[in-house]
RNA sequence: CCACCAUCCAGAGCGGCCGAGAGAUCUGGCUCGAUGACGCCGCAGCAACCCGCGGUCCCCCGGGACCGGAGCAGGGUGCUACCGCCAGGACCGAUGGAGG
Numbered sequence: 001c002c003a004c005c006a007u008c009c010a011g012a013g014c015g016g017c018c019g020a021g022a023g024a025u026c027u028g029g030c031u032c033g034a035u036g037a038c039g040c041c042g043c044a045g046c047a048a049c050c051c052g053c054g055g056u057c058c059c060c061c062g063g064g065a066c067c068g069g070a071g072c073a074g075g076g077u078g079c080u081a082c083c084g085c086c087a088g089g090a091c092c093g094a095u096g097g098a099g100g
Base pairs, nucleotide, nucleotide: 001100002099004097005096006095007094008093013043014042015041016040017039021032022031023030025089026088027087028086029085044080045079046078049076050075051074052072053071054067055066056065057064058063059062084092
């Protein structure tokens, strides 16, 4: 980069640095922001996609299915204003998994 699958109305913030825009894009709204937003770093937390561990079930006994509402949270990601902020548009985007 390409095509595939799943999810996107639940949940979770403090400190330091920076300094003007930010909430992906277009239009229209709404909102956040010099009482410092956005971003970056640290710590903390949330969650349960993958790994690991655990449980239940199935069968061809080596695998498979399922379980966060009814398991754990050690490892890899992700996330922590507003429903992906809202409506409409665009073979749109984001995150995870497996593949080329």

A computed fold for a 100-nucleotide RNA from Cellulomonas gilvus, annotated as SAM riboswitch aptamer (S box leader).
The RNAcentral record of the sequence draws on Rfam and Ribocentre.
RNAcentral records the identical sequence in 2 taxa.